[in-house]
């Protein structure tokens, strides 16, 4: 250089293909219960402008084009 593939909460992670309600769980964080006291268990609660700009739509986490990052493979 070319190709494929990946990026969503502090960590992983579903949703994308087939665009539409307030973007899922879970583990960790706080609060409260429950215990002498931890933990374990039960409730609730905060956390994300979907990697960055732009295009297509009435509407984009999802279609598209560039860009950065990471992977893998070719040279």
């Nucleotide at each position: 250089g070319g190709g494929c593939c990946c990026g969503u909460a502090g960590u992983c992670u579903a949703g994308c293909c087939c665009g539409g309600u307030u973007a899922u769980g879970a583990c960790g964080u706080c609060g409260c219960c429950u215990u002498g006291a931890c933990g374990u268990g039960g409730c609730g609660a905060a956390g994300a402008u979907c990697g960055c700009c732009g295009g297509u739509u009435c509407g984009a986490a999802u279609c598209c084009g560039g860009c950065c990052g990471g992977g893998c493979c070719c040279a």
Notes: Model confidence (mean pLDDT): 84 of 100. This is a predicted structure of a 75-nucleotide RNA (transfer RNA) from a Candidatus Altiarchaeota archaeon. Its Rfam family is "tRNA". It is annotated as a transfer RNA. The sequence was found in a public genome assembly. Taxonomically the source falls in Candidatus Altarchaeota (Archaea, Nanobdellati).